[in-house]
RNA sequence: AAAGCAUGUGGUGAUGGAGUCCACCCGAUAACCGCCUUUAUCAGGCUGAUGACUGCUACUGAUCC
Numbered sequence: 001a002a003a004g005c006a007u008g009u010g011g012u013g014a015u016g017g018a019g020u021c022c023a024c025c026c027g028a029u030a031a032c033c034g035c036c037u038u039u040a041u042c043a044g045g046c047u048g049a050u051g052a053c054u055g056c057u058a059c060u061g062a063u064c065c
Base pairs, nucleotide, nucleotide: 010025011024012023013022016056018054019053020052021051034046035045036044037043
């Protein structure tokens, strides 16, 4: 790389690991793989460790010792 088999008490939801809840997905050609600018690409710029909530860890900023 190809082929075959299996696939919902399973998998997935833009950066880590958890708890709860929610949503999505098996026709595997699946759910998912951020945004802006550019005809597209290249290039440049921007937000967030969450799908949501809670806390931990890492990073960043400010203040105090």

Record summary:
This is a predicted structure of a 65-nucleotide RNA (Fluoride riboswitch aptamer (crcB RNA motif)) from Acidithiobacillus ferriphilus. Its mean pLDDT, the model's own confidence on a scale to 100, is 76. The model forms 100% of the base pairs in the Rfam consensus.